[in-house]
RNA sequence: GCGCCGAUAGCUCAGCGGUAGAGCACCGACCUUAUAAGUCGGGGGUCGCUGGUUCGAAUCCAGCUCGGCGCA
Numbered sequence: 001g002c003g004c005c006g007a008u009a010g011c012u013c014a015g016c017g018g019u020a021g022a023g024c025a026c027c028g029a030c031c032u033u034a035u036a037a038g039u040c041g042g043g044g045g046u047c048g049c050u051g052g053u054u055c056g057a058a059u060c061c062a063g064c065u066c067g068g069c070g071c072a
Stems, first nucleotide, its partner, number of pairs: 001071007010024004018055001026042005048064005
């Protein structure tokens, strides 16, 4: 330098053009003498950045940044 993969909640990851979700973690209630476990509920997101396409983009296109792998 070129190619491929990845970037979404605190963490690990789904989401394949139509209001962003799960598990764990966190907060509250219940349960318990108490803690843990368990049950129920709740908060938390400029979807890496900048543009483009579209009535509508996390999703499609271009460029860029960061990380990983490969080729030279």